[in-house]
Transfer RNA from a bovine gut metagenome, 66 nucleotides, folded computationally.
RNA sequence: CCGUGGUGUAGUGGUCUAUCACGUCUGCCUGUCACGCAGAAGAUCGCGGGUUCAAAUCCCGUCGGA
Numbered sequence: 001c002c003g004u005g006g007u008g009u010a011g012u013g014g015u016c017u018a019u020c021a022c023g024u025c026u027g028c029c030u031g032u033c034a035c036g037c038a039g040a041a042g043a044u045c046g047c048g049g050g051u052u053c054a055a056a057u058c059c060c061g062u063c064g065g066a
Base pairs, nucleotide, nucleotide: 001065002064003063006022007021008020014053024040025039026038027037028036046062047061048060049059050058
């Protein structure tokens, strides 16, 4: 310094229980696959505690990585 869907990430107190890309699944398309189009599932934000009306976000501890 970092830890947020399977992977890589956005979000740095309040807009819906969190963004985008890839991946996965379903449908359309196609002789089939791929491409393309439409849709869906999937993260209680490493874990525990605290502050606050409100925490992924601030503070403390702890675990893991660099």

Overview
RNAcentral records the identical sequence in 2 taxa. Rfam family: tRNA. By type it is a transfer RNA. The coordinates come from a structure-prediction model, not an experiment, and the mean pLDDT is 81.